Predicted 3D model of a 346-nucleotide part of an RNA (small-subunit ribosomal RNA, central domain) from a metagenome.
[in-house]
Context: one part of a larger RNA
RNA sequence: UUGGGUUUAAAGGGUGCGCAGGCGGAAUGAUAAGUCAGUGGUGAAAUCCUACAGCUCAACUGUAGAACUGCCAUUGAUACUGUUGUCCUUGAGUACAUUCGUAGUGGGCGGAAUGUGUCAUGUAGCGGUGAAAUGCUUAGAGAUGACACAGAACACCGAUCGCGAAGGCAGCUCACUAAACUGUAACUGACGCUGAGGCACGAAAGCGUGGGGAUCAAACAGGAUUAGAUACCCUGGUAGUCCACGCUGUAAACGAUGAUCACUCGAUGUUGGCGAUACACUGUCAGCGUCCAAGCGAAAGCAUUAAGUGAUCCACCUGGGGAGUACGGUCGCAAGAUUGAAACUC
Numbered sequence: 001u002u003g004g005g006u007u008u009a010a011a012g013g014g015u016g017c018g019c020a021g022g023c024g025g026a027a028u029g030a031u032a033a034g035u036c037a038g039u040g041g042u043g044a045a046a047u048c049c050u051a052c053a054g055c056u057c058a059a060c061u062g063u064a065g066a067a068c069u070g071c072c073a074u075u076g077a078u079a080c081u082g083u084u085g086u087c088c089u090u091g092a093g094u095a096c097a098u099u100c101g102u103a104g105u106g107g108g109c110g111g112a113a114u115g116u117g118u119c120a121u122g123u124a125g126c127g128g129u130g131a132a133a134u135g136c137u138u139a140g141a142g143a144u145g146a147c148a149c150a151g152a153a154c155a156c157c158g159a160u161c162g163c164g165a166a167g168g169c170a171g172c173u174c175a176c177u178a179a180a181c182u183g184u185a186a187c188u189g190a191c192g193c194u195g196a197g198g199c200a201c202g203a204a205a206g207c208g209u210g211g212g213g214a215u216c217a218a219a220c221a222g223g224a225u226u227a228g229a230u231a232c233c234c235u236g237g238u239a240g241u242c243c244a245c246g247c248u249g250u251a252a253a254c255g256a257u258g259a260u261c262a263c264u265c266g267a268u269g270u271u272g273g274c275g276a277u278a279c280a281c282u283g284u285c286a287g288c289g290u291c292c293a294a295g296c297g298a299a300a301g302c303a304u305u306a307a308g309u310g311a312u313c314c315a316c317c318u319g320g321g322g323a324g325u326a327c328g329g330u331c332g333c334a335a336g337a338u339u340g341a342a343a344c345u346c
Stems, first nucleotide, its partner, number of pairs: 004317003007300002012314001014201004021194003025088001027086005033081002035077008049065006091191001092188003095184003099180001103177007110154001114150008125136002162169002206247006216240001220236004258313006266291009295302002319346003328339004
């Protein structure tokens, strides 16, 4: 390479949008590029293959044939693919009607808790632990009550729930924005799927500038523990945690399972519709779960939300270490990210 694979053995890109490319529904006509068939030309000789012959055999050589799987031209075939015309509605989209949610962005408002400050009551402890100590406190702490301020997060409801492409999203409310399901079958008429590059989004931590700073808390300091204790425990505590704008672009970014389409027993729970309503159970569509059959799987297990049976497109893997390292390139303010070896070794 051919192939075989990618939940857990190596391997699915963090996620979406999308140019090129690849692939693509039903009917019918044209064309004949691909495809198939015939014919003609060409495909040097040698070589290879077959038959026969010549050296005593063989290697070797000679003669003849076949072959040279190709290319060109021409005549046909028209199922499939392509191109093109017409047409269809099932794929896809639109419209109308209903429903739905912690989807997003920006405002406004709320109560509990925490901390701090002031005042009041009040007196000797508080705090913390396995036990203590550091720490706070007669300059009146802690406790209790009143008032004020600040920042951050939203108990209960709450769920095996819902929404979102993923990251993720939860007090209440307003405005704006986006999506999805269901029903009707009115409209368009294949407008579709995937998607190398590319673009956008992308937790936490981190970085830049300016704010903010209640809590918690890397670093740091002290107290303990211990043989030691640069830790676990305790008392403090700065970056950070929060906001605005910009950067970074990574995670066990996980369902460790790419996207789309079709097909393949059942049972049960639940969310949102529709139909029918007798309020009993029953059907249907779209989600979210559990269990199980066939089948698959090395097994664990998966099983209409497939890891089953098929199709299209993309990404990725090829023994362990060296190594996600070195070098070079690109990006970044930096941290670093991305692309990504070899020697050597087992």
The prediction has a mean pLDDT of 86. It matches the Rfam family "Bacterial small subunit ribosomal RNA". The RNAcentral record of the full RNA draws on SILVA.